The part of an RNA shown here (large-subunit ribosomal RNA, domain IV) has 331 nucleotides and comes from Chenopodium quinoa. Model confidence (mean pLDDT): 86 of 100. It matches the Rfam family "Bacterial large subunit ribosomal RNA". Gene Ontology terms of the family: ribosome and structural constituent of ribosome. Clan: LSU clan.

[in-house]
Context: one part of a larger RNA
RNA sequence: CUCUCUCUAAGGAACUCGGCAAAAUAGCCCCGUAACUUCAGGAGAAGGGGUACCCCCUCACAGAGGGGGUCGAAGUGACCAGGCCCGGGCGACUGUUUACAGAAAACACAGGUCUCUAAAAAGUCUUAAGACCAUGUAUGGGGGCUGAUGCCUGCCUAGUGCUGGAAGGUCAUGGAAGUUGAUGACCUGAUGACAGGGGAGCCGGCGAUCGAAGCCCCGGUGAACGGCGGCCGUAACUAUAACGAUCCUAAGGUAUCGAAAUUCCUUGUCGGGUAAGUUCCAACCCGCACAAAAGGAGUAACGAUUUGGGCACGGUCUUAGAGGAGACUCG
Numbered sequence: 001c002u003c004u005c006u007c008u009a010a011g012g013a014a015c016u017c018g019g020c021a022a023a024a025u026a027g028c029c030c031c032g033u034a035a036c037u038u039c040a041g042g043a044g045a046a047g048g049g050g051u052a053c054c055c056c057c058u059c060a061c062a063g064a065g066g067g068g069g070u071c072g073a074a075g076u077g078a079c080c081a082g083g084c085c086c087g088g089g090c091g092a093c094u095g096u097u098u099a100c101a102g103a104a105a106a107c108a109c110a111g112g113u114c115u116c117u118a119a120a121a122a123g124u125c126u127u128a129a130g131a132c133c134a135u136g137u138a139u140g141g142g143g144g145c146u147g148a149u150g151c152c153u154g155c156c157u158a159g160u161g162c163u164g165g166a167a168g169g170u171c172a173u174g175g176a177a178g179u180u181g182a183u184g185a186c187c188u189g190a191u192g193a194c195a196g197g198g199g200a201g202c203c204g205g206c207g208a209u210c211g212a213a214g215c216c217c218c219g220g221u222g223a224a225c226g227g228c229g230g231c232c233g234u235a236a237c238u239a240u241a242a243c244g245a246u247c248c249u250a251a252g253g254u255a256u257c258g259a260a261a262u263u264c265c266u267u268g269u270c271g272g273g274u275a276a277g278u279u280c281c282a283a284c285c286c287g288c289a290c291a292a293a294a295g296g297a298g299u300a301a302c303g304a305u306u307u308g309g310g311c312a313c314g315g316u317c318u319u320a321g322a323g324g325a326g327a328c329u330c331g
Base pairs, nucleotide, nucleotide: 001326002325003324005323006322007321008320010318011317014316019313027051028050029049030048031047036041038148052070053069054068055067056066057065058064059063071075083311084310085309086308087307088306089305090303091302095107096106111146112145113144114143115142116141117140123132124131125130151296152295154228155227156226159225160224161221162220163219164218165217168216169215170214174210175209178206179205180204181203183201186197187196188195189194229247230246232244233243257287268284269283271281272280
């Protein structure tokens, strides 16, 4: 120096990002057990007592109870074998996840809600055949969002999306009255490969006009995508503004909560806890930049979650020491 090792005076978290690690607790029996609560729980709450052996008695006799006694520091005598309490955040819960650095507040979940789907269903794979859905049939099936339960879920349909409508405008391939070009049997130029003309046919160009969906248009729809103001004045101290005026908007953030997993300024201010507290709890509201199913705000139970405090313990520390086993040296 190393160790899944042992012990330590006095103190007892002063260590440290943080009680990390270690210690402590522990089995069984009896007593006793709070707030809160969804009345099931919380709960092994917490806290306290007993535990060996011998003799006697009782009973429902491998056991239990009562009485008396003995020994030890210690009787679940070794091994095995919960630490506990109080407050907050998040997620209801059991569950799932980054095989090999993350187990969580992430995912899932029961529940809620919207939407599609009338059966050859919608949806999905495929060029197709075919298959899944489903040997199912709306109390079914597919998709989106939210995420137990209790209380709630405000305003805006202007934009975008979806949905309904069909009067008008626009509009494709295509059809088409018509118009136009090339070619063309043939005719004319006495002949000609040249020139002019040219019926039908055939090949093109343009095209009045007919013409669906869509778009424009008119409604609806937010648990669809989303959005939810500014400035000025005003009360008999001051301050503030219930109130008024004005501009803009589709509408101007309602309830609740709020320096928050969100607050920059900021260690905001006040109170609590400490001798002393950038963390924590309770409030205030001036919300840079909370907010209502990308849900809002509570909540018993639960959590190898996160954060603050306390009791017990205690070499984490003041501050080191001793021992054991290795390593090491010699043989």